[in-house]
RNA sequence: GGGCGGAUGGCGGAACUGGUAGACGCGCACGGUUAAGGGCCGUGUGGGAUAAAACCCGUGGAGGUUCGAGUCCUCUUCCGCCCA
Numbered sequence: 001g002g003g004c005g006g007a008u009g010g011c012g013g014a015a016c017u018g019g020u021a022g023a024c025g026c027g028c029a030c031g032g033u034u035a036a037g038g039g040c041c042g043u044g045u046g047g048g049a050u051a052a053a054a055c056c057c058g059u060g061g062a063g064g065u066u067c068g069a070g071u072c073c074u075c076u077u078c079c080g081c082c083c084a
Base pairs, nucleotide, nucleotide: 001083002082003081004080005079006078007077010026011025012024019067027045028044029043030042031041032040033039046057047056048055060076061075062074063073064072
């Protein structure tokens, strides 16, 4: 230099054919159980905003297509593999 694959909450990892993003698990917070801890059970858990909501933002970054993009197209950054 060329080719292929990947990047999604705190972590792992889903999301079918473009149609509610974050399922499920772990972790964490609170509560229950216990003498206490572990384990188990229940509820909650992306960010901003607010008294609480409404609302706004969020899939590595920047554009594009579309009524609608994590998903399709272009450029780009980083990581992995292969070729030279």

Model confidence (mean pLDDT): 80 of 100. A computed fold for an 84-nucleotide RNA from a candidate division Kazan bacterium, annotated as transfer RNA. Its Rfam family is "tRNA". About the family: Transfer RNA (tRNA) molecules are approximately 80 nucleotides in length.